This is a predicted structure of a 327-nucleotide RNA (Bacterial RNase P class A) from Aquabacterium sp. The RNAcentral record of the sequence draws on ENA. The organism belongs to Aquabacterium, within Bacteria. It matches the Rfam family "Bacterial RNase P class A". The family's RNA type in Rfam is ribozyme. Rfam's curators write: Ribonuclease P (RNase P) is a ubiquitous endoribonuclease, found in archaea, bacteria and eukarya as well as chloroplasts and mitochondria.
[in-house]
RNA sequence: GAAGUCAGCCAGACCGCCGCUGGUGCAAGGAUCGAAAGGUCGCACUGGAGGAAGGUCCGGACUGCACAGGGCAGCGUAGGAGGUAACACCUCUCCACCGCAAGGUGAGGAUCAGAGCAACAGAGACGAGCCGGUUAAGUCCGGGUGAAACGGGCAAUCUCUACGCGCAGCAACACCAAAUAGGCACACGAUGAUCCGGUCCGGAGAGUGUGCGGGUAGGUGGCAUCGAGCCGUUCUGGUGACAGGCGGCCCAGAGGAAUGGCGGUCACAGCUCAGCGUCGCGAGACACGGGGCUGCACAGAAUCCGGCCUAUCGGCUGACUUCACAC
Numbered sequence: 001g002a003a004g005u006c007a008g009c010c011a012g013a014c015c016g017c018c019g020c021u022g023g024u025g026c027a028a029g030g031a032u033c034g035a036a037a038g039g040u041c042g043c044a045c046u047g048g049a050g051g052a053a054g055g056u057c058c059g060g061a062c063u064g065c066a067c068a069g070g071g072c073a074g075c076g077u078a079g080g081a082g083g084u085a086a087c088a089c090c091u092c093u094c095c096a097c098c099g100c101a102a103g104g105u106g107a108g109g110a111u112c113a114g115a116g117c118a119a120c121a122g123a124g125a126c127g128a129g130c131c132g133g134u135u136a137a138g139u140c141c142g143g144g145u146g147a148a149a150c151g152g153g154c155a156a157u158c159u160c161u162a163c164g165c166g167c168a169g170c171a172a173c174a175c176c177a178a179a180u181a182g183g184c185a186c187a188c189g190a191u192g193a194u195c196c197g198g199u200c201c202g203g204a205g206a207g208u209g210u211g212c213g214g215g216u217a218g219g220u221g222g223c224a225u226c227g228a229g230c231c232g233u234u235c236u237g238g239u240g241a242c243a244g245g246c247g248g249c250c251c252a253g254a255g256g257a258a259u260g261g262c263g264g265u266c267a268c269a270g271c272u273c274a275g276c277g278u279c280g281c282g283a284g285a286c287a288c289g290g291g292g293c294u295g296c297a298c299a300g301a302a303u304c305c306g307g308c309c310u311a312u313c314g315g316c317u318g319a320c321u322u323c324a325c326a327c
Base pairs, nucleotide, nucleotide: 001323002322003321004320005319006318007317008316009315010314012266013265014264015263016262017261018260020048021047022046023045024044025043026042030041031040032039033038050298054309055308057307058306059305060304061303062169063168064167065166074165075164076163077162078161079093080092081091082090083089094108095106096105097104098103109160110159114158115157116154117153130143131142132141133140173221174220175219176218183212184211185210186209187208188207194204195203196202229249230248231247232246233245235244236243237242268295269294270293271292272291273290275288277286278285279284
């Protein structure tokens, strides 16, 4: 220098103006919507997307229901050992395969329980036999084909073994709670309750009144300050995943769904324009700064975590391998 392998990182930066949204403080026992529950409104300060927020494929937390114990069924997992809250994830390691190598990949338990399957070729493909020769005797020898022919293969076909799994999911679930229509209790009521605006007359007349309760609309919580939490570490144990110690931090949260728009400067990439410098006779080559235009991926939190898988313009860093060259 070229080609690779593995691990990790960034995902434009800053300024100004205008907005959206969470929290805190003030305003303030204000105004407004609502029957209520509860919501909305101002100012200041401050927080406000990702490495995958994605697919919803695994595993958990959480919640409700179910639940003596055991078995069957069903679903899942599968070398060994370990990590973890748990896993189908991760680590180390054995074996097999791929690669010159760094490395990568693996649905890698069992075919001495049973069943099933095997294209083409071949007389014959799981049952043992068949063909030719030979022998006292299925006694011995040979047999083109084919991955496989008397001895095996496939469990990514059923099956067996071991282990794991109750079911549903935040539209879970809990609380507050109208109108209307049912329900329950009590009181009064044809000896006339109740209604006809207060009273009398008159009339209508079988229900009327009060209380309670459940569900629905609607609202609040769940829900985002204390956690399987995040960051750092020339600390400790371990090959490692990881665990512990020490120090620091509090880090989005709506409910048709905020996280944005405009302008400027700089940066990055591509194209282009003219210029200057060096080399070259020259066409041109190389480097330098400048102007213009264009571009800047995949993608958008929705109860929360741990994974896996998939998508992703462009770029950076480290370790290692192979080859070439120089010393």